[in-house]
RNA sequence: UCAGAGGGUCGGGCGGCCGCGGGAUGUGAAUUCCGAGGAAAGUCCGGGCUCCAUUGAAGCAGGAUGCCGGAUAACGCCCGGCGGACGUGUUGGGAACGAUGCGUUUAGGGAAAGUGCAACAGAAAACAAACCGCCUUGUAAAAGGUAAGGGUGAAAAGGUGCGGUAAGAGCGCACCGCCGUUUUGGCAACAAAGCGGGCACGGUAAACCCCAUCCGGAGCAAGACCAAAUAGGGGCGGCAUCACGGCGUGCUUGAACGUCGCUGCCCGGGUUGGUCGCUUGAGGUGCUGAGUAAUCAGUACCCUAGAUGAAUGGUCGCCGCCUUUGUGCUUCGGUACAAAGUGUACAGAACCCGGCUUAUAGACCCUCUGAAUAU
RNA sequence: GCCGCCUUAGCUCAGUUGGUUAGAGCGCUGGUUUGUGGAACCAGAGGUCCUCAGUUCAAACCUGAGAGGCGGUACCA
Repeated sequence: UCAGAGGGUCGGGCGGCCGCGGGAUGUGAAUUCCGAGGAAAGUCCGGGCUCCAUUGAAGCAGGAUGCCGGAUAACGCCCGGCGGACGUGUUGGGAACGAUGCGUUUAGGGAAAGUGCAACAGAAAACAAACCGCCUUGUAAAAGGUAAGGGUGAAAAGGUGCGGUAAGAGCGCACCGCCGUUUUGGCAACAAAGCGGGCACGGUAAACCCCAUCCGGAGCAAGACCAAAUAGGGGCGGCAUCACGGCGUGCUUGAACGUCGCUGCCCGGGUUGGUCGCUUGAGGUGCUGAGUAAUCAGUACCCUAGAUGAAUGGUCGCCGCCUUUGUGCUUCGGUACAAAGUGUACAGAACCCGGCUUAUAGACCCUCUGAAUAU
Repeated sequence: GCCGCCUUAGCUCAGUUGGUUAGAGCGCUGGUUUGUGGAACCAGAGGUCCUCAGUUCAAACCUGAGAGGCGGUACCA
């Protein structure tokens, strides 16, 4: 310098004219102020808010989460750590394999509570074996031993080396791995060291399940009020029959309390207006402090859309960026100037916040990997 | 705006305790029969199981994200 991967920030600027929504002032004409986003999107999680009379008790069902610690209003998000996996560099070793650095990634509780599943291939697939082979006996057929080697498979009685043996085998030993246990360090997950065991206790829980923790339901078309209008209706059912009853937002039970009928489906009638909820909030920006960080505390300043068929736009000029062309310069990589371009993304609030995910022309910054060149 | 559901052959649908090769009806293609066509009979083709990731030895099926489509939902009495 180029290419790739990951992460972060920004995502056009200034002015004129004509419009649109909202607020304030004004009798009015009018004046003045404000007016989309990082995702306003998908509606995937969590919370506020509102209603369900109280959401209170116990149980069941259902759902969610799942290493440890922190942070938060809350979370499945976020931060830090641990363990695993992958890539790569260095290094130790004869080998198996180990140590360590960097980067990426991780839905990561429990398989000695139980049940289930593992097709095909293969001799044998979950307390299971001998097809080829090897060794011994035997003329042979065959019998016995073996689990080194071959073959099947996603998975086959831990691996390397030496000894040992008829051939072999943790059969014995050393090292590596595994399991158990003790001590030490750490808040913990876990790690390190010592000791013990030759080690047929495997996989799968994004299979049922078990354990721990959490969760009542609906959603601003929630809900409150004003106004207007109508036939204050009809049909088919369910529970209940005056109380030891029905109903009261998953179901059941019990209690207090409220209420006196409650309730499902279908048909018919009326309105298609307005106000509130509605935007000052877990708000934003700057500074200081605590913390590795997420975040928290203090302080100063700021007010920054509230529409309801739904505003936030159109046009002109200049500039920026990008592409192309031309000219000059050049260390041949580029760079300066000029012109042209139906080039300048994704998209667009609708009760409000915290996250996640997805879309995004172009510009800038950081980290890592690879290549080339120079020193 | 809010809530719920679906996506498998050209069309309508089966298929999920994950397993060898994903099926049915209609339609389509070829043949037999017929003078020709239909019907009938025989044979055949046709699939990125909406897409992309993940779990698993193995995914139409399990999990996550996305895309497309469909339906319901005002108030009063």

This is a predicted complex of two RNAs, RNase P RNA and transfer RNA, with 452 nucleotides together. It holds a member of the Rfam family "Bacterial RNase P class A". It is annotated as a ribozyme. Its mean pLDDT, the model's own confidence on a scale to 100, is 78.